[in-house]
Context: one part of a larger RNA
RNA sequence: CUGGGCGUAAAGAGUACGUAGGUGGUUUAUUAAGUCAGAUGUGAAAGCCCCGGGCUUAACCCGGGAACUGCAUUUGAUACUGGUAAACUAGAGUAUGGUAGAGGGGGGUAGAAUUUCUAGUGUAGCGGUGAAAUGCGUAGAUAUUAGAAGGAAUACCAGUGGCGAAGGCGGCCCCCUGGACCAAUACUGACACUGAGGUACGAAAGCGUGGGUAGCGAACAGGAUUAGAUACCCUGGUAGUCCACGCCGUAAACGAUGUCAACUAGCCGUUGGGACCUUGAGGUCUCAGUGGUGCAGCUAACGCGUGAAGUUGACCGCCUGGGGAGUACGGCCGCAAGGCUAAAACCC
Numbered sequence: 001c002u003g004g005g006c007g008u009a010a011a012g013a014g015u016a017c018g019u020a021g022g023u024g025g026u027u028u029a030u031u032a033a034g035u036c037a038g039a040u041g042u043g044a045a046a047g048c049c050c051c052g053g054g055c056u057u058a059a060c061c062c063g064g065g066a067a068c069u070g071c072a073u074u075u076g077a078u079a080c081u082g083g084u085a086a087a088c089u090a091g092a093g094u095a096u097g098g099u100a101g102a103g104g105g106g107g108g109u110a111g112a113a114u115u116u117c118u119a120g121u122g123u124a125g126c127g128g129u130g131a132a133a134u135g136c137g138u139a140g141a142u143a144u145u146a147g148a149a150g151g152a153a154u155a156c157c158a159g160u161g162g163c164g165a166a167g168g169c170g171g172c173c174c175c176c177u178g179g180a181c182c183a184a185u186a187c188u189g190a191c192a193c194u195g196a197g198g199u200a201c202g203a204a205a206g207c208g209u210g211g212g213u214a215g216c217g218a219a220c221a222g223g224a225u226u227a228g229a230u231a232c233c234c235u236g237g238u239a240g241u242c243c244a245c246g247c248c249g250u251a252a253a254c255g256a257u258g259u260c261a262a263c264u265a266g267c268c269g270u271u272g273g274g275a276c277c278u279u280g281a282g283g284u285c286u287c288a289g290u291g292g293u294g295c296a297g298c299u300a301a302c303g304c305g306u307g308a309a310g311u312u313g314a315c316c317g318c319c320u321g322g323g324g325a326g327u328a329c330g331g332c333c334g335c336a337a338g339g340c341u342a343a344a345a346c347c348c
Stems, first nucleotide, its partner, number of pairs: 003320004007302002012316001014201004021194003025088007033081002035077008049065006091191001092188004096183004103177007110154001115149007125136002162169002206247006215241002220236004258315006266293012297304002321348003330341004
C1' cells in the first nucleotide's frame, strides 16, 4: 500500500455534446502480447529463518540448509483478456406509417384589466390604515358614460397534466425548426457506454450601446409606528422590470440523489400510443412517461423501495475534523461588478 464514503452528517460538477483515455454483445478460426506451467542462467557475501557446533552462559562467532516471492532466455498450455480474419443480430442506428406536446426561433393578431388623455353627467369629498397622516380634489377630483393612446401580461381551460439536457416553457393564427413515443416490417452490422482537458447552453440580478416605459418598483423623499425605526405599514418614486445586439456565468442551478446498462413481490391513480374482448361511460394485456402506497433488501435514523437510497457492472466528478476561508497570493477570464483555480500561519 491492498481504504472508506458522497439524499439530510464533509462530499454528484448547473446541464449537455464530445477529444484523448478507460470499458465493451454473440460465434468460429488463428496468433500467443497479457495469463499459467516446466527447464536453464542469474538473484555477491553478510544479515533474517531452520538445524548443528565453539567460547563455563549469553551477546558474539563458525559450518550446513532454506529462502532470496525478482529478472532474462527457452520449451509448452490456450479457458479468459488482447491482436488478426470471417460471420451473426439480442446493443446501437437508419428507413416506412402514425401520435401527443406551454420544446425552440420569427412574424402577425385578439379580448379583459390597470394607467393616462379628450368629451359628457355630476358634487364634495376621494384615497389610505390597526388607527391616522403625507397625497389627490371647487382650477371640479373620486364615481359614472363614450372615445382615444400606450405598454406589459395572457383569467377560465389548468391537472403531484404536458414538453425540454438543464436553465426553463402557458391567449390565438401562420412560417421555419429540434427531440420523444408507438406499431409493423425491411436494412446497416457492435457503428456502443462513459468522458480528463475542450466546446456550447445556462434563472434572477448586474454591465455596455440604442430604443421603450402602462403597472410594479431597489435607491431616494415624505407620512406614520417606535425609546429609537436608516425597517415592517402608507403616499409618491428613479434605476430596473420590456425590446434589439453584445457581455456576465452565478443560485437552496434541489430529487440537496452523476451518466449508462442488467437483475430483484405487489397494489392503486394518471398522461401518450398499441393489441384483444365487448351491450355499457366498460374490462384485460402491453410499451413509454408521471404520482401514491408497500414486500424483500438497504439505512445511524428519517426514510428509499422496478423512476432504489436494493443487488451488480462500466466510466467520470467530488469528500477526508471545526474555524481561519471558498479567503490571501499567483495565474486565467471579465468593461466593471466579480468569476474560476486555491493555500498557510494561527486558534480550538
A computed fold for a 348-nucleotide part of an RNA from a metagenome, annotated as small-subunit ribosomal RNA, central domain. Model confidence (mean pLDDT): 90 of 100. Rfam family: Bacterial small subunit ribosomal RNA. Rfam links the family to the GO terms structural constituent of ribosome and ribosome. RNAcentral holds the full RNA, with entries from SILVA.